[in-house]
C1' cells in the first nucleotide's frame, strides 16, 4: 500500500425489540388504555455464526464442464432506520495488535 482465497443471494441461528397478533392488567368490556422489568408467533438479525445455490483463485483430470482445496479476522465512542432495537447499516471503518 493492496485484497471476490475478503463476491452475491436465500434459509436458519445467537442476539434484538415492540408495529401487528397473542399474554398479563385496568376500565366505562363487539371496544379501549397500560405493560416488552411479557416466555412467545409475526419481524429485524450477523465481516468477525451455521448451510445451500450461483460465482472468484489455485490444483487435478485429459479437457471445455467436473473434482478436490480455500487461511485469518481485536474492536470502541458516535451517528442512522416511518414501530423499535440489535451481533442490523456506516464498518474487515477510527483505533489496537
Nucleotide at each position: 500500500c493492496a485484497g471476490a482465497u475478503a463476491g452475491u443471494u436465500u434459509u436458519c441461528u445467537a442476539g434484538g425489540g415492540u408495529u401487528c397478533c397473542g399474554c398479563a392488567g385496568c376500565u366505562g368490556c363487539u371496544a379501549g388504555c397500560u405493560g416488552g422489568u411479557c416466555a412467545g408467533g409475526u419481524c429485524c438479525g450477523a465481516g468477525a455464526g451455521a448451510a445451500a445455490a450461483c460465482g472468484c483463485a489455485c490444483a487435478g483430470c485429459a479437457u471445455c464442464g467436473c473434482u478436490g482445496u480455500g487461511a485469518c479476522a481485536c474492536g470502541g465512542a458516535g451517528g442512522g432506520a416511518a414501530a423499535a432495537a440489535a451481533g442490523c447499516c456506516c464498518g474487515g471503518g477510527a483505533g489496537a495488535u

This is a predicted structure of a 97-nucleotide RNA (Guanidine-I riboswitch aptamer) from Terribacillus halophilus.
NCBI's taxonomy places the organism under Bacteria, Bacillati, Caryophanales, Bacillaceae, Terribacillus.